[in-house]
Molecule: small-subunit ribosomal RNA
Organism: lake water metagenome
């Protein structure tokens, strides 16, 4: 410090996720030691048991025990001090509670200092004794008694009160000698109470709250100020700088995190507060409204003799419960501290220690050195090896920790040690007792094999898993950390993702529709004063601990100790005066006023005008009109449409008209008048900062809509009808009502848009236009101010783009945003007559949603171009019969593959057996075939027999007896045995190689360097011409290059040279015959050359490329044909040509044999053949080719047969012989018929091939003679030696050709042209597509799951108001009852107590509200789900451009009307 994730890729926006640190943690696996810390976060739930606050005999009496006594010890009680500390918890509390800094009207036991005093008396009550009640707790009556308990008197100020005269107030002794006490007063210290400034969570879907409320006077009360309380008076007080209400919460020092600013948090330690079963109350006291005190009420628990009683662990242990989860019913007062005491001492679950727990932090160990045959084993393997790995074993050492034995502290100043026989030290034995957890697809360090097969599972995000998983599980190996390691949860960080530091708002989320404007914020120039902000110095405070630095102590560290720094804050004070502020004075540059002037659809009201539509009346006139893609509904012979004249009525104002004008926006358009707002230009004067912005507020605010009343020509939601359509609740047509118009009143929203808030200043220009002004002037020009546009520099921006009219650079103020969906929805509030508007969430769900730009692809977008693509033609297919292939069906099997074009006479250039892969049956098992090992042998050929369907098995006859080597032995061949292995047309073409198809012989596809762009990418390759062509030329930020195109190759067309046999024959002879002699001219053969290049001429064209025409030429603009197929696409085809990874079978999925099947047949399709006839059939005659093939062959010729063919038989290994006859052509006949057409089918007899023609071959003779008379929708081929037509040859092959390949003969028609169909290319445009339109995607309905709203209500919590009740308690009143001290001789009094009464008041009750939560039949929408249903709304002109607001209609998306926007 960043990384992953939206896309085909890119940049941006933006969310989600990860890596870090931390924890009072928990869970899983594992676990050696020690030190230091920590340990109920949940039920402030309930608690058994023990302990946690006593002490003092030097205040007092009594009792008991021991003793003769002195005395000693003990006990309960009176009395004193303490129990308000210490310890626990965090319920409540949003508060002067806490933090911080101040303040005045206070108290303060014990302690310190000072001054003074401490005299004289009195009456009781406990204990105790007697009696007595009760189960108990606990009492009752009578009697006795002491005190430092209680009371009186005296004394009385420097004390208190005061009307200034005065009045009032104390004490306690003990013991014996020194002290300890006691009282009053003053001061101190400590502690506590009270008041104030500032700070202190969230919600405005909480906006008003408050009657003791705010203040005053008086009184009461308190230690003390005060409505603290009361009486009276006044009507205040708080609040948008957030009162009140609701929710949540102890606050702080600090802790965690972070670079910091911040954010989160408030365990342990420390300070403060609050609480002590719940609520209330006071008493005592210096101090409490009191955790281990009292009283009352309530709930709960316990005891009970049923009459009554007792209790409060949020003290330490411990129990139950809750929970994911948190310890011992331990030791000691030795230390530190606390209480009491004169002291000894006693008490102390405070505290110090120990126990439990890896809960955390820190330290140590589990051994060290050496050791290569790189052991064994494991794992992987390309089978060679690699790795685990110096790791182990082995050898030599060491002993920390743990263990054993011994010794043994400090903590303790004299004594006293729980810890503890602890820490430490010494000795001993022995590598001995001591390693796990997570991870290994990317982020993120670390990979292989096997298993599994969208299963099981993983997953923090992206995502893995559907038979080759580095992602699941296991193993091996590796990486990380380590007595721990992972997971989960939580916090901060990364996140600049709430942005103070430090973000944004044209299009990504985000500028209010617009203006005015109170509060608020901000504010021109100069001068003076002040000093609030600001700055500087000083002082106080900012507790300690913590963090940081330095030093020190435990062997180190954690930990602990000391010192320093820091504590960014608050307060006080001194000073400064630039800036802000305040006050005063002045100024004119901001702002406003005044005068003059012109421009304008600015607004309101009234009047007027013409054109047009419609309607009405009348005339002319006749059959249609209207409407559409085409029609129909509709109107019209009752006279329409058309046309002329007249009239009525309403609405809107052509031309002018313009990125022209005006207005704040919405918006504003005929003319005239009246009233009226604003802006602009010019000018001199006036005021003197009067300004800018603006939460709340107010006003205006298109269209639609609402209310009341008018009006209604046209248009037109709804509605009706006609069309279209699968449907058509639409688009189109004919009608048509609200509405549109006016007046008045509502509504308050729009894509109310420049998707751009207002104001001010600054930062190049060019150009156009509107309104003024000045100057120069011939048209006109220059300058300047204010508007409206276009382009453009700097700069900005993710880019598109913006650019003095900013989206630049700054300032001021306001509004708004924080992932998508849910949702601008629900609930609540406000407004509205309603429609609805406004304000505005959450649960849940996704990992994206989005912006701009790029490359493609696509478009029922555009432009250009090409192709037998269409058109123009010729001939077919589709109908028939047959052949052949396919589907389907059938079958034991009908083997397999190919599937739109680009499968279907395809693999198959030839299934009777074989082929053959399929089926049935019978056999074989190292195998039909290959290599290796061992043993044996020759092997082999031939005859015959038996069994069998055959394979095979058994026997037999004859012949033969391998090669090399001296030998041993080796090699080839062969039989047997066992094992490695063979074998597989078994699966996967979606694991592959190779080969092939296709777009397409289309003209494209790329690269290097440079340049442009943040980038994907672009440029080049675009543009203008041209071409068959990215062919060439010109231009150009490009310049070059590669693969393609073309050419080079083959063939064909012409010529030449050479070659002349088997080919040829002009000339000379010769023959039946180029037959022979001869010839080398011609044809031809086949080798080498030539030839064609827009080379020449003319025109066009950019002085180009090239095009058009012409000449010459055998051939002319690529001469014709072929081979040749760029980058790539289709997971195209092929595992059955071959090769090959993986998987599968191994007496079978291998191998052999026989028979069958691939040839089936209701039906459908493709490709062909033959026809339907006269351009023909039949018969006859008999002319003219070119390829090519031939020895297991082609076969002349002869004979036989009607023929297929058969029997003889010459030639030819081929320019020699043979196949071989070419056929259409020509002549004759038939005369339009199912025929002398057509030949299917069938019968019968033959021929050939072959081991064998039954299933299942081909051919021949005779006989038979089906459908078919030119073929619906649709569809195919072809542009010249082509189509059409005619025959020939060849491959395969024993035989089998309508198929395939090749050869020649005869030989056309047509192309205006590119609008349309199909395919392709280039450029451009739109896009929500990128698996790329066979794309994407919307809504209803149906089913399931989840969360949520409404809901008659129901239940509970909380709170408010009114009323009732009124415990305890203090206060007030009262003074029947009781009463020791004082007064009084007494009676009695003072005082006190109980009682009674009153107001206050807790709990409780009644009634009515508010609010929150849970639940609820039914119901609304939402989200998510596997390939459900209906349509096709959106994205391309998405097939009716889309969207916004509103109204209405419709199964649904949606349609339509009105106005608006361009996204």
């Nucleotide at each position: 410090a960043g990384a992953g994730u939206u896309u085909g890729a890119u940049c941006c926006u933006g969310g989600c996720u990860c890596a870090g640190a931390a924890c009072g943690a928990a869970c899983g696996c594992u676990g050696g030691c020690g030190g230091c810390a920590g340990g109920c976060c949940u039920a402030a739930c309930a608690c058994a048991u023990g302990c946690a606050a006593g002490u003092u005999g030097a205040a007092c009496g009594c009792c008991c025990u021991a003793g003769c006594a002195a005395u000693a010890g003990g006990g309960a009680g009176u009395a004193g001090c303490g129990c308000a500390c210490g310890g626990g918890u965090g319920c409540g509390u949003a508060a002067c509670g806490c933090g911080u800094g101040g303040g005045a009207a206070u108290a303060u036991a014990c302690c310190c200092u000072u001054a003074g005093g401490u005299a004289c008396g009195g009456a009781a009550c406990a204990a105790c004794g007697u009696u007595u009640g009760g189960a108990a707790a606990c009492g009752a009556a009578c009697g006795c008694u002491a005190a430092u308990a209680c009371c009186g008197u005296a004394u009385a100020a420097u004390g208190a009160c005061u009307c200034c005269g005065g009045u009032c107030c104390a004490a306690a002794g003990a013991u014996u000698u020194a002290u300890c006490g006691c009282c009053u007063a003053a001061g101190g210290a400590u502690u506590a109470g009270c008041c104030c400034g500032c700070g202190u969570u969230a919600g405005a879907u909480u906006a008003g709250c408050u009657a003791g409320u705010u203040g005053g006077u008086g009184a009461g009360g308190u230690a003390a100020a005060g409505g603290c309380u009361c009486a009276c008076c006044a009507a205040g007080g708080c609040a948008a700088c957030g009162a009140u209400c609701u929710a949540u919460a102890g606050c702080u020092g600090g802790u965690c995190u972070g670079a910091g600013a911040g954010g989160a948090u408030g365990a342990u330690c420390a300070g403060c507060c609050a609480c002590a079963c719940u609520g209330g109350a006071a008493c005592u006291g210096a101090g409490a409204c009191a955790c281990g005190g009292u009283c009352c009420a309530g709930a709960c628990u316990c005891c009970u003799a049923c009459g009554g009683g007792a209790g409060g662990c949020a003290g330490c242990a411990g129990u139950g419960a809750g929970g994911a989860a948190u310890a011992u019913u331990g030791g000691a007062c030795a230390a530190u501290g606390g209480g009491c005491g004169a002291a000894a001492g006693c008490c102390u679950g405070a505290u110090c220690c120990a126990g439990c727990c890896a809960u955390g932090c820190c330290g140590c160990g589990u051994g060290a050195a050496u050791g290569a045959u790189g052991a064994a084993g494991g794992c992987c393997u390309u089978c060679g090896g690699g790795u685990u790995g110096u790791a182990a074993a082995g050898u030599u050492c060491u002993u920390u920790u743990a263990g054993a034995u011994g010794u043994g502290a400090a903590g303790a100043u004299a004594a006293u040690g729980a810890c503890g026989g602890u820490a430490g030290c010494a000795u001993c034995a022995g590598a001995a007792a001591a390693a796990g957890c997570c991870c290994c697809g990317g982020c993120u360090a670390a990979a292989u094999u096997c298993g599994u097969g969208c299963c099981a599972g993983c997953a923090g995000c992206c995502g893995c898993g559907g038979u080759a998983a580095u992602a699941c599980g296991a193993a091996u190996g590796g990486g990380g950390c380590a007595a721990g390691c992972g997971u989960u949860g939580u916090u901060c960080g990364g996140a600049a993702u709430c942005a103070c530091u430090g973000g944004g708002c044209u299009u990504a989320a985000a500028g209010c529709g617009u203006a005015c404007g109170c509060a608020g914020g901000c504010g021109g120039a100069c001068a003076u004063a002040c000093a609030a902000g600001u700055c500087a110095g000083a002082a106080g405070u900012g507790a300690a601990a913590u963090c940081c630095c330095u030093a020190g102590g435990c062997u180190u560290a954690a930990c602990c100790u000391a010192g320093g720094a820091a504590u960014u804050g608050c307060u006080u004070u001194u000073g400064a005066a630039a800036c802000u502020g305040u006050a005063u004075g002045u100024c004119u540059a901001g702002a406003a006023u005044c005068c003059c002037g012109g421009a304008g659809a600015g607004g309101u009201u009234a009047g007027c005008a013409g054109a047009a539509u419609u309607c009405c009346g009348a005339g002319u006139g006749u059959a249609g009109a209207g409407g559409u893609g085409a029609a129909a509904u509709u109107c019209g012979c009752a006279g329409a449409u058309a046309u002329u004249c007249g009239g009525a009525g309403g609405a809107a104002u052509a031309c002018c008209a313009g990125u022209g004008g005006c207005g704040a926006a919405g918006g504003c358009g005929g003319c005239u008048a009246a009233c009226u707002g604003g802006a602009c230009g010019g000018g001199c004067a006036u005021u003197g900062a009067c300004g800018c912005u603006c939460a709340g507020g107010u006003a205006c605010g298109a269209a639609a809509g609402c209310g009341u009343g008018g009006g209604g020509a046209g248009c037109a939601a709804a509605c009706a009808g006609g069309a279209u359509u699968a449907g058509a609740u639409a688009c189109c047509c004919u009608g048509g009502u609200a509405g549109u118009c006016c007046a008045c009143g509502c509504c308050a929203u729009a894509a109310a848009c420049g998707a751009u808030g207002u104001g001010u200043g600054c930062u190049a220009g060019u150009u156009a236009u509107c309104g003024g002004a000045a100057c120069c002037u011939u048209c006109g020009g220059u300058u300047u101010c204010g508007g409206u546009g276009a382009c453009g520099c700097a700069g900005g921006g993710a880019a598109a783009c913006c650019g003095u009219u900013a989206a630049g650079c700054a300032c001021a103020c306001c509004g708004c945003c924080u992932g998508g969906g849910g949702a601008g929805u629900a609930c609540g509030g406000u407004c509205g007559c309603a429609a609805g508007a406004u304000u505005a969430a959450a649960a849940c769900u996704c990992a994206a949603a989005g912006g701009a730009a790029u490359u493609g692809a696509c478009g029922g977008g555009g432009a250009c171009c090409c192709g037998c693509a269409c058109a123009a033609g010729c001939g077919g297919u589709g109908g028939a019969g047959c052949a052949u292939g396919u589907u389907g069906u059938u079958u034991a099997a009908u083997u397999c593959g190919a599937a739109g074009c680009a499968a279907c006479g395809c693999g198959a250039a030839g299934a009777a057996c074989c082929u053959u892969a399929c089926c049935u049956a019978c056999a074989c098992u190292u195998g039909a075939c290959a290599u290796g090992u061992c043993c044996g042998g020759a092997c082999g050929a031939u005859u015959c027999c038996c069994a069998g369907a055959g394979a095979u098995g058994g026997g037999u006859c004859u012949c033969u007896u391998c090669c090399c080597g001296c030998a041993a032995g080796g090699g080839a061949c062969u039989g047997g045995a066992a094992c490695a292995c063979a074998g597989g047309u078994g699966c996967u073409g979606c694991a592959u190689g190779g080969c092939u198809g296709u777009c397409g012989u289309c003209a494209g596809c790329u690269c290097g360097u440079g340049u442009c762009g943040u980038g994907a990418g672009a440029u080049g390759u675009u543009u203008g011409g041209u071409u068959a062509a990215g062919u060439c030329c010109a231009g150009c930020a490009a310049c070059g290059a590669g693969c393609g195109c073309a050419a080079c190759c083959c063939u064909u067309a012409c010529c030449g040279u050479c070659u002349g046999u088997u080919g040829c024959c002009a000339u000379c002879a010769u023959u039946u015959a180029g037959u022979u002699g001869g010839g080398a001219a011609c044809u031809c053969u086949g080798a080498c050359g030539g030839g064609a290049c827009u080379g020449c001429c003319g025109g066009c064209g950019u002085c180009a490329a090239g095009c058009c025409g012409g000449a010459g030429g055998a051939a002319g603009g690529c001469g014709g044909g072929g081979a040749c197929g760029a980058c790539g696409u289709c997971a195209a085809g092929u595992c059955a040509u071959c090769a090959u990874g993986g998987c599968c079978c191994u007496u079978a999925c291998g191998u052999g044999u026989a028979g069958g099947g691939c040839u089936a047949c209701a039906a459908a399709c493709g490709u062909g053949c033959u026809a339907c006839a006269a351009u023909g059939g039949c018969g006859g005659u008999g002319a003219c080719a070119g390829u090519g093939a031939g020895c297991a062959g082609c076969c002349a010729c002869c004979u036989c047969g009607c023929a297929a063919g058969a029997g003889g038989g010459a030639g030819c290994u081929a320019a020699u012989c043979u196949c071989a006859a070419a056929a259409a052509a020509c002549c004759g006949u038939c005369u339009c018929a199912g025929u002398u057409c057509a030949g299917a089918u069938u019968g019968u007899c033959c021929u050939c091939u072959g081991c064998a023609a039954c299933u299942c071959g081909a051919g021949g003779g005779c006989a038979u003679g089906a459908a078919g008379u030119u073929g619906g929708a649709a569809u195919c081929g072809c542009u010249a030696g082509u189509a059409a037509u005619c025959g020939g040859c060849c491959a395969u092959c024993a035989g089998c050709a309508u198929g395939g390949g090749c050869c020649g003969g005869u030989g056309a028609a047509u192309a205006c042209g590119u609008u349309c169909c199909c395919g392709g290319g280039u450029c451009u445009u739109g896009u929500a597509c990128a698996c790329a339109c066979c794309g994407c995607c919307c809504g209803u309905c149906a089913c399931g799951u989840c969360a949520u709203g409404g809901g008659a209500g129901u239940u509970g919590g909380u709170u408010c108001u009114a009323c009732c009740c009124g415990a305890a308690g203090g206060c007030a009143g009262u003074g029947u009852c009781c009463u020791a001290a004082c007064c009084g001789c007494a009676a009695g009094g003072a005082g006190g107590g109980a009682g009674c009464u009153g107001a206050c008041c807790a709990c409780g009750g009644u009634a009515g509200g508010g609010u929150c939560a849970a639940u609820g039949a039914c119901u609304g929408g939402g989200a998510c789900g596997a390939a459900g249903u209906c349509g096709u709304a959106a994205c391309a002109a998405g097939g009716u451009a889309g969207c916004c607001g509103u109204a209405u209609c419709g199964g649904a998306a949606g349609g339509u009307g009105c106005g608006g926007c361009u996204g």